């Protein structure tokens, strides 16, 4: 270089939970804190998952206003609510890509 990780040395990393910060939210920093993990160093462009501030459709409730005239209909707004959608996230979900310490072959 390559493969490889049962063993040895040094050692990194740090789940859940707490606190706190930041974000509509998933989520993430930042200290405690160890469920793990031989790349659990980096990368969100690719597939899954997650989540919907906006935004579009529906649905109901409901203002003003034209028409019309007792029954409805049209327009602009407002609230709920449900769907759909990343352009937000996850590399501790797979794939890839790139880089690196220690032992053995």
């Nucleotide at each position: 270089g390559u493969c490889u990780g049962c063993c040895a040395a040094g050692g990194g990393c740090a789940a859940a939970c707490c606190a706190u910060c930041u974000g509509a939210a998933a989520a993430g920093g930042u200290g405690g804190g160890a469920c793990g993990c031989a790349a659990a160093g980096c990368c969100g462009a690719u597939g899954g998952c997650c989540u919907a501030c906006g935004u579009u459709u529906c649905u109901c409730c409901u203002g003003u206003u034209g028409g019309a005239u007792c029954g409805u209909u049209g327009a602009c707004g407002g609230g709920a609510g449900a769907a759909a959608u990343a352009c937000g996230g996850u590399g501790g979900c797979a794939g890839g890509g790139c880089u690196a310490c220690c032992g053995g072959a």
This is a predicted structure of a 105-nucleotide RNA (c-di-GMP-I riboswitch aptamer) from a Desulfovibrionales bacterium. The organism belongs to Desulfovibrionales, within Bacteria. Of the family's consensus pairs, 95% are formed in the model. It was read from a public genome assembly, where an Rfam model found it.